Record summary
A computed fold for a 375-nucleotide RNA from an Acidobacteriota bacterium, annotated as Bacterial RNase P class A. The RNAcentral record of the sequence draws on ENA. It is recorded under the gene name rnpB. The model forms 95% of the base pairs in the Rfam consensus. The coordinates come from a structure-prediction model, not an experiment, and the mean pLDDT is 77. The organism belongs to Acidobacteriota, within Bacteria.
[in-house]
RNA backbone atom coordinates (compact mmCIF):
# COMPACT_ATOMS: atom_id res chain seq x y z
C1' N A 1 0.00 0.00 0.00
C1' N A 2 -3.92 -3.58 -1.30
C1' N A 3 -7.65 -7.22 0.06
C1' N A 4 -10.45 -8.86 4.10
C1' N A 5 -12.40 -10.46 9.37
C1' N A 6 -14.47 -9.14 14.11
C1' N A 7 -16.18 -5.65 17.74
C1' N A 8 -17.73 -0.88 19.61
C1' N A 9 -19.76 4.16 19.20
C1' N A 10 -22.58 8.49 17.12
C1' N A 11 -27.36 9.62 14.63
C1' N A 12 -25.69 16.89 15.91
C1' N A 13 -24.93 21.31 20.01
C1' N A 14 -26.43 26.43 21.52
C1' N A 15 -29.49 30.84 20.91
C1' N A 16 -33.72 33.45 18.66
C1' N A 17 -38.73 33.97 16.00
C1' N A 18 -43.47 31.78 14.67
C1' N A 19 -46.62 27.39 15.62
C1' N A 20 -48.64 22.21 17.75
C1' N A 21 -49.73 18.53 22.07
C1' N A 22 -49.73 18.07 27.24
C1' N A 23 -48.81 19.21 32.61
C1' N A 24 -48.45 22.92 36.72
C1' N A 25 -49.59 27.87 38.54
C1' N A 26 -52.30 32.44 37.90
C1' N A 27 -56.16 35.42 35.55
C1' N A 28 -61.00 35.13 33.28
C1' N A 29 -66.43 38.26 30.31
C1' N A 30 -65.84 30.62 30.97
C1' N A 31 -64.77 31.74 24.77
C1' N A 32 -59.76 31.69 26.23
C1' N A 33 -55.17 34.31 27.76
C1' N A 34 -50.26 34.80 30.38
C1' N A 35 -45.87 32.49 32.67
C1' N A 36 -42.97 28.10 33.45
C1' N A 37 -41.77 22.68 32.47
C1' N A 38 -41.77 18.32 29.18
C1' N A 39 -42.33 16.42 24.07
C1' N A 40 -39.94 9.89 18.97
C1' N A 41 -35.99 5.85 17.39
C1' N A 42 -31.67 2.86 16.84
C1' N A 43 -34.39 0.87 14.36
C1' N A 44 -40.37 3.82 16.85
C1' N A 45 -40.60 -0.69 11.06
C1' N A 46 -41.74 -6.23 9.91
C1' N A 47 -45.37 -8.24 13.66
C1' N A 48 -41.29 -13.32 13.39
C1' N A 49 -40.47 -15.42 18.64
C1' N A 50 -40.92 -14.91 24.23
C1' N A 51 -43.44 -12.61 28.38
C1' N A 52 -46.29 -9.01 31.60
C1' N A 53 -51.45 -7.55 31.87
C1' N A 54 -56.90 -8.53 30.74
C1' N A 55 -61.15 -11.51 29.61
C1' N A 56 -63.40 -16.29 28.47
C1' N A 57 -68.15 -22.37 30.43
C1' N A 58 -59.98 -22.73 35.54
C1' N A 59 -57.73 -25.63 30.74
C1' N A 60 -57.47 -33.42 34.30
C1' N A 61 -57.08 -37.64 30.53
C1' N A 62 -57.28 -39.66 25.31
C1' N A 63 -57.17 -38.80 19.84
C1' N A 64 -55.49 -35.14 16.64
C1' N A 65 -52.49 -30.73 15.67
C1' N A 66 -48.36 -27.24 16.16
C1' N A 67 -43.48 -26.07 17.67
C1' N A 68 -38.74 -27.46 19.34
C1' N A 69 -34.42 -31.21 19.29
C1' N A 70 -25.48 -31.32 20.64
C1' N A 71 -23.63 -29.83 25.97
C1' N A 72 -23.28 -26.46 30.13
C1' N A 73 -24.82 -21.73 31.77
C1' N A 74 -27.92 -16.86 31.69
C1' N A 75 -32.93 -14.98 32.07
C1' N A 76 -39.51 -13.43 34.24
C1' N A 77 -39.38 -16.23 29.61
C1' N A 78 -37.80 -17.66 24.59
C1' N A 79 -37.14 -20.59 18.51
C1' N A 80 -33.10 -15.34 22.32
C1' N A 81 -28.01 -14.56 24.49
C1' N A 82 -23.05 -16.39 26.37
C1' N A 83 -19.25 -20.19 26.71
C1' N A 84 -17.97 -24.80 24.64
C1' N A 85 -18.30 -29.92 21.64
C1' N A 86 -18.66 -32.09 16.77
C1' N A 87 -19.16 -31.42 11.40
C1' N A 88 -18.63 -28.14 7.08
C1' N A 89 -16.30 -23.67 4.49
C1' N A 90 -11.91 -20.29 4.32
C1' N A 91 -4.36 -19.88 3.26
C1' N A 92 -5.88 -17.00 7.61
C1' N A 93 -8.38 -13.48 11.06
C1' N A 94 -13.00 -15.97 11.29
C1' N A 95 -17.84 -17.70 9.54
C1' N A 96 -22.06 -21.32 9.07
C1' N A 97 -25.08 -25.61 11.07
C1' N A 98 -33.39 -27.24 11.99
C1' N A 99 -26.74 -31.02 15.15
C1' N A 100 -32.20 -37.28 18.06
C1' N A 101 -33.35 -41.87 14.86
C1' N A 102 -31.92 -44.10 7.83
C1' N A 103 -29.20 -50.90 12.04
C1' N A 104 -38.19 -49.99 13.21
C1' N A 105 -41.33 -49.53 8.73
C1' N A 106 -42.94 -47.00 4.00
C1' N A 107 -41.70 -43.70 0.00
C1' N A 108 -38.29 -41.06 -3.26
C1' N A 109 -33.20 -40.67 -5.72
C1' N A 110 -33.85 -36.23 -12.33
C1' N A 111 -30.31 -37.15 -16.61
C1' N A 112 -26.84 -40.74 -17.67
C1' N A 113 -25.96 -45.74 -16.65
C1' N A 114 -26.20 -52.92 -16.96
C1' N A 115 -27.63 -51.67 -12.08
C1' N A 116 -29.83 -46.17 -7.46
C1' N A 117 -30.41 -51.01 -3.22
C1' N A 118 -33.85 -58.38 -0.89
C1' N A 119 -28.53 -56.03 -5.97
C1' N A 120 -27.74 -56.47 -11.01
C1' N A 121 -24.67 -58.45 -15.96
C1' N A 122 -23.99 -53.67 -21.41
C1' N A 123 -18.76 -54.31 -22.83
C1' N A 124 -15.00 -57.32 -20.77
C1' N A 125 -13.06 -61.97 -18.13
C1' N A 126 -13.85 -67.39 -17.14
C1' N A 127 -16.24 -72.46 -17.53
C1' N A 128 -19.56 -75.96 -20.13
C1' N A 129 -22.35 -77.51 -24.48
C1' N A 130 -23.01 -76.73 -29.65
C1' N A 131 -22.34 -74.75 -35.18
C1' N A 132 -18.56 -74.04 -38.49
C1' N A 133 -13.47 -72.94 -40.27
C1' N A 134 -8.12 -73.53 -40.09
C1' N A 135 -3.75 -76.23 -38.44
C1' N A 136 -1.46 -80.67 -36.34
C1' N A 137 -2.07 -85.98 -35.67
C1' N A 138 0.44 -91.90 -33.37
C1' N A 139 -6.43 -91.31 -36.53
C1' N A 140 -8.21 -92.05 -30.38
C1' N A 141 -8.11 -86.95 -30.80
C1' N A 142 -5.64 -82.18 -29.67
C1' N A 143 -4.86 -76.75 -30.34
C1' N A 144 -6.70 -71.97 -32.06
C1' N A 145 -10.63 -68.88 -34.03
C1' N A 146 -15.93 -68.03 -35.05
C1' N A 147 -21.66 -68.34 -34.29
C1' N A 148 -25.45 -69.61 -30.84
C1' N A 149 -27.17 -71.33 -26.01
C1' N A 150 -26.53 -72.24 -20.54
C1' N A 151 -23.86 -70.71 -16.25
C1' N A 152 -20.09 -68.09 -13.07
C1' N A 153 -17.86 -63.27 -11.99
C1' N A 154 -18.16 -56.60 -9.39
C1' N A 155 -11.25 -57.54 -10.37
C1' N A 156 -11.14 -54.03 -15.35
C1' N A 157 -14.03 -50.40 -18.91
C1' N A 158 -17.82 -46.91 -19.19
C1' N A 159 -22.22 -43.63 -16.43
C1' N A 160 -23.27 -40.58 -12.40
C1' N A 161 -23.67 -35.85 -7.17
C1' N A 162 -23.51 -40.78 -5.20
C1' N A 163 -21.84 -47.71 -7.47
C1' N A 164 -22.04 -52.10 -2.39
C1' N A 165 -14.78 -50.31 2.11
C1' N A 166 -9.16 -49.17 0.20
C1' N A 167 -3.98 -51.21 -0.98
C1' N A 168 -1.14 -55.60 -1.35
C1' N A 169 -0.33 -60.88 -1.05
C1' N A 170 -2.56 -65.56 -1.19
C1' N A 171 -6.39 -68.09 -3.53
C1' N A 172 -9.41 -69.34 -7.96
C1' N A 173 -11.60 -71.79 -14.23
C1' N A 174 -12.06 -66.43 -13.83
C1' N A 175 -13.22 -63.73 -9.53
C1' N A 176 -14.93 -62.07 -4.77
C1' N A 177 -13.40 -60.26 2.98
C1' N A 178 -13.28 -66.13 0.08
C1' N A 179 -8.56 -66.10 3.54
C1' N A 180 -4.51 -63.03 5.59
C1' N A 181 -1.53 -58.26 6.69
C1' N A 182 -1.95 -53.02 7.02
C1' N A 183 -5.28 -48.68 6.68
C1' N A 184 -10.39 -46.48 7.21
C1' N A 185 -15.23 -47.01 9.34
C1' N A 186 -19.01 -49.37 12.49
C1' N A 187 -20.62 -52.14 16.87
C1' N A 188 -19.47 -53.99 21.84
C1' N A 189 -16.26 -53.83 26.04
C1' N A 190 -12.18 -51.70 29.04
C1' N A 191 -8.70 -47.65 30.85
C1' N A 192 -7.68 -42.29 31.41
C1' N A 193 -9.46 -36.90 31.10
C1' N A 194 -13.89 -33.58 31.25
C1' N A 195 -19.92 -31.19 35.27
C1' N A 196 -21.23 -32.53 30.17
C1' N A 197 -21.53 -32.71 24.68
C1' N A 198 -17.09 -35.22 23.78
C1' N A 199 -11.73 -36.27 23.52
C1' N A 200 -7.21 -39.63 23.92
C1' N A 201 -5.64 -44.81 24.13
C1' N A 202 -6.44 -50.21 23.99
C1' N A 203 -8.96 -55.06 23.03
C1' N A 204 -12.53 -58.05 20.32
C1' N A 205 -15.84 -59.03 15.96
C1' N A 206 -14.88 -59.62 8.53
C1' N A 207 -19.50 -56.59 11.01
C1' N A 208 -18.62 -52.98 5.86
C1' N A 209 -25.42 -52.17 6.80
C1' N A 210 -25.58 -45.94 -0.14
C1' N A 211 -28.20 -40.98 0.30
C1' N A 212 -32.66 -38.42 1.86
C1' N A 213 -36.54 -37.31 8.11
C1' N A 214 -37.48 -28.05 6.68
C1' N A 215 -40.48 -36.80 2.84
C1' N A 216 -44.22 -39.68 5.69
C1' N A 217 -42.92 -41.63 10.13
C1' N A 218 -40.67 -43.16 15.13
C1' N A 219 -38.55 -41.22 19.94
C1' N A 220 -38.24 -37.20 23.67
C1' N A 221 -39.96 -32.40 25.52
C1' N A 222 -43.41 -28.21 25.51
C1' N A 223 -48.18 -26.04 24.28
C1' N A 224 -56.21 -24.03 26.52
C1' N A 225 -58.05 -19.76 23.46
C1' N A 226 -58.46 -14.62 22.30
C1' N A 227 -56.08 -10.12 22.45
C1' N A 228 -55.63 -2.76 24.91
C1' N A 229 -60.57 -2.65 18.93
C1' N A 230 -58.15 -6.90 25.78
C1' N A 231 -61.20 -5.24 29.58
C1' N A 232 -63.63 -1.94 33.64
C1' N A 233 -66.73 2.30 34.87
C1' N A 234 -70.10 6.70 33.86
C1' N A 235 -73.92 7.50 30.54
C1' N A 236 -77.83 11.59 26.11
C1' N A 237 -81.02 8.68 22.64
C1' N A 238 -83.84 4.31 20.46
C1' N A 239 -86.07 -0.71 20.62
C1' N A 240 -87.65 -4.42 23.82
C1' N A 241 -88.36 -5.60 29.46
C1' N A 242 -90.00 -4.79 34.87
C1' N A 243 -92.62 -1.89 38.88
C1' N A 244 -95.95 1.95 40.73
C1' N A 245 -99.70 5.61 39.90
C1' N A 246 -103.60 8.09 37.02
C1' N A 247 -107.27 7.66 33.32
C1' N A 248 -110.57 5.32 29.86
C1' N A 249 -113.59 0.84 28.19
C1' N A 250 -121.39 1.20 28.19
C1' N A 251 -114.48 -5.47 28.31
C1' N A 252 -114.46 -10.22 31.70
C1' N A 253 -115.42 -12.15 36.76
C1' N A 254 -117.49 -11.57 41.84
C1' N A 255 -121.43 -9.36 45.02
C1' N A 256 -126.94 -9.55 43.09
C1' N A 257 -133.62 -10.83 41.22
C1' N A 258 -132.25 -6.38 38.05
C1' N A 259 -129.78 -1.48 37.63
C1' N A 260 -126.31 1.85 39.86
C1' N A 261 -122.27 1.36 42.94
C1' N A 262 -118.05 -1.25 44.98
C1' N A 263 -114.01 -5.00 44.61
C1' N A 264 -110.81 -7.50 41.32
C1' N A 265 -108.63 -9.03 36.56
C1' N A 266 -107.33 -7.87 31.50
C1' N A 267 -106.07 -4.61 27.38
C1' N A 268 -104.82 0.44 25.67
C1' N A 269 -102.92 5.52 26.62
C1' N A 270 -100.04 8.86 29.71
C1' N A 271 -96.51 10.00 33.78
C1' N A 272 -92.53 8.57 37.04
C1' N A 273 -88.87 5.12 38.53
C1' N A 274 -85.81 0.77 37.76
C1' N A 275 -83.18 -1.44 34.11
C1' N A 276 -80.84 -1.36 29.41
C1' N A 277 -76.77 0.09 26.88
C1' N A 278 -75.70 3.31 21.55
C1' N A 279 -73.30 8.15 20.62
C1' N A 280 -69.93 10.41 23.82
C1' N A 281 -66.68 10.49 28.08
C1' N A 282 -63.31 8.42 32.05
C1' N A 283 -59.94 4.58 33.42
C1' N A 284 -56.60 0.84 31.59
C1' N A 285 -51.86 4.59 30.18
C1' N A 286 -47.13 4.79 31.51
C1' N A 287 -42.49 4.21 37.95
C1' N A 288 -40.81 0.16 34.83
C1' N A 289 -38.03 -7.56 34.66
C1' N A 290 -36.71 1.37 33.97
C1' N A 291 -32.26 4.59 33.17
C1' N A 292 -27.28 6.60 34.77
C1' N A 293 -22.71 6.38 37.75
C1' N A 294 -19.52 3.68 41.05
C1' N A 295 -18.14 -0.98 42.92
C1' N A 296 -18.11 -6.57 43.86
C1' N A 297 -18.88 -11.82 41.49
C1' N A 298 -18.35 -14.33 36.72
C1' N A 299 -14.00 -16.11 30.69
C1' N A 300 -18.84 -14.20 29.14
C1' N A 301 -24.14 -13.67 28.68
C1' N A 302 -25.70 -11.84 33.22
C1' N A 303 -26.12 -10.45 38.20
C1' N A 304 -25.50 -8.47 43.74
C1' N A 305 -24.83 -3.86 46.52
C1' N A 306 -24.58 1.61 47.08
C1' N A 307 -25.89 6.47 45.36
C1' N A 308 -28.60 9.48 41.98
C1' N A 309 -32.59 10.37 38.20
C1' N A 310 -37.98 10.65 36.19
C1' N A 311 -37.34 10.24 30.47
C1' N A 312 -44.06 11.52 25.25
C1' N A 313 -48.82 9.62 26.66
C1' N A 314 -51.45 12.08 22.03
C1' N A 315 -56.55 9.54 19.97
C1' N A 316 -59.29 11.76 12.30
C1' N A 317 -53.89 11.18 16.35
C1' N A 318 -49.04 16.78 18.74
C1' N A 319 -43.53 16.32 18.69
C1' N A 320 -42.86 21.23 13.11
C1' N A 321 -40.74 25.39 10.07
C1' N A 322 -37.21 29.37 9.42
C1' N A 323 -32.74 32.25 10.80
C1' N A 324 -27.86 32.85 13.16
C1' N A 325 -23.60 30.39 15.01
C1' N A 326 -20.42 26.23 16.33
C1' N A 327 -19.07 21.11 15.18
C1' N A 328 -18.76 16.97 11.09
C1' N A 329 -18.13 15.51 5.72
C1' N A 330 -17.13 16.86 0.42
C1' N A 331 -15.43 20.31 -3.52
C1' N A 332 -12.77 24.72 -5.15
C1' N A 333 -9.43 28.88 -4.38
C1' N A 334 -5.70 31.46 -1.82
C1' N A 335 -1.83 30.17 0.66
C1' N A 336 0.71 26.63 2.78
C1' N A 337 -1.22 23.67 7.10
C1' N A 338 -4.52 27.82 8.41
C1' N A 339 -8.27 31.14 6.03
C1' N A 340 -12.24 32.19 2.57
C1' N A 341 -16.36 30.66 -0.67
C1' N A 342 -19.96 26.97 -2.16
C1' N A 343 -22.52 22.47 -1.21
C1' N A 344 -24.18 18.18 1.81
C1' N A 345 -26.17 15.11 6.21
C1' N A 346 -29.22 8.89 5.27
C1' N A 347 -33.08 5.18 6.90
C1' N A 348 -37.32 6.56 8.82
C1' N A 349 -41.53 8.47 12.91
C1' N A 350 -44.56 6.29 18.99
C1' N A 351 -50.25 4.27 19.58
C1' N A 352 -50.84 -1.15 26.24
C1' N A 353 -45.84 -2.16 27.91
C1' N A 354 -41.27 -4.88 28.11
C1' N A 355 -37.07 -8.67 26.41
C1' N A 356 -35.14 -10.54 21.74
C1' N A 357 -34.68 -11.58 16.38
C1' N A 358 -34.87 -9.80 11.37
C1' N A 359 -34.88 -5.98 7.80
C1' N A 360 -33.72 -0.51 6.13
C1' N A 361 -29.64 3.34 6.58
C1' N A 362 -25.27 7.75 6.89
C1' N A 363 -20.70 8.13 9.24
C1' N A 364 -16.62 7.37 12.88
C1' N A 365 -13.20 4.46 15.87
C1' N A 366 -10.48 0.10 17.68
C1' N A 367 -8.29 -4.73 17.35
C1' N A 368 -6.86 -8.73 14.21
C1' N A 369 -5.62 -11.71 9.44
C1' N A 370 -3.48 -12.56 4.51
C1' N A 371 -0.62 -10.70 0.28
C1' N A 372 3.07 -7.30 -1.87
C1' N A 373 7.10 -3.62 -1.42
C1' N A 374 10.99 -1.10 1.43
C1' N A 375 14.30 -0.77 5.71
RNA sequence: GGAGCAGGGAGGGUGGUCGCUUCGCGAUCCGUCGCGGAGAGGAAAGUCCGAACUCCUCAGGGCGGUGCGCUGGGUAAUCCCCAGUCCCGGUGACGGGAAGGAAAGUGCCACAGAAAAUAUACCGCCCCGUUUCGCCUUCGGGCGGUCCGGGGUAAGGGUGAAAAGGUGCGGUAAGAGCGCACCAGUAUCCCGGGUGACCGGGAUAGCUCGGUAAACCCCGCACGGAGCAAGACCAAAUAGGGAAGUUCGUGGAGUGGCCCGCUUCCAGACUUCCGGGUAGGUCGCUCGACCCAGUGAGUAAUUGCUGGGCUAGAUGAAUGACCAUCGCCCCGAUUCUAUCGGGGAACAAAAUUCGGCUUAUUCCCUGCUCCGAUU